[in-house]
Molecule: Glycine riboswitch aptamer
Organism: uncultured Synergistales bacterium
RNA sequence: AUGAGGAAUACACGAGAGAGCCUUAAAAGGCCGCCGAAGGUGCAAACGUAAAAGUGAAACUCUCAGGCAAAAAGAUUGUAUUCUGACA
Numbered sequence: 001a002u003g004a005g006g007a008a009u010a011c012a013c014g015a016g017a018g019a020g021c022c023u024u025a026a027a028a029g030g031c032c033g034c035c036g037a038a039g040g041u042g043c044a045a046a047c048g049u050a051a052a053a054g055u056g057a058a059a060c061u062c063u064c065a066g067g068c069a070a071a072a073a074g075a076u077u078g079u080a081u082u083c084u085g086a087c088a
């Protein structure tokens, strides 16, 4: 000194599903019906073993949590900054 990739922060876009019923309008609680893109659970091939155990991804899966007017939240994506840093 180049800066792949990774992490954090900020901004932008951002889906789905009952403005359900009762209590008491919202929130909370109870009942019923739904959604998947915070988070979390589970596993295939493969590796491994004499055989097992074990490791093993997701936007898949489960719906635990969360959500089902608006608001808030919101994966992924993009931009910027900071830190780290492969390679040259």
Stems, first nucleotide, its partner, number of pairs: 005084008018032001020031003033068003039064001040062001042060001046055002